This is a predicted structure of a 77-nucleotide RNA (transfer RNA) from Parcubacteria bacterium DG_74_2.
Model confidence (mean pLDDT): 80 of 100.
The sequence is in RNAcentral, with records from ENA.
Its Rfam family is "tRNA". The family's RNA type in Rfam is transfer RNA.
RNA sequence: GGGCACGUAGCUCAGUUGGUUGGAGCAUGUCACUGAUAAUGACAAGGUCGUAGGUUCGAGUCCUACCGUGCCCACCA
Numbered sequence: 001g002g003g004c005a006c007g008u009a010g011c012u013c014a015g016u017u018g019g020u021u022g023g024a025g026c027a028u029g030u031c032a033c034u035g036a037u038a039a040u041g042a043c044a045a046g047g048u049c050g051u052a053g054g055u056u057c058g059a060g061u062c063c064u065a066c067c068g069u070g071c072c073c074a075c076c077a
Base pairs, nucleotide, nucleotide: 001073002072003071004070005069006068007067010026011025012024013023019057028044029043030042031041032040050066051065052064053063054062
């Protein structure tokens, strides 16, 4: 330098053919339960869906550029 894949909550990940409100588990907080913990249960908080544009009535999803991570190839030594 070329190609491919990925980027969604603090962490690990779903999200179907673009369509009603962006989710699960773990972690965190509060409450219940207990003599008190743990476990369990209920509730809550937590997201510019990597960034910026574009297409569309409508984008996490499609397109473009860029950024980051990983893998492969090439080049130099």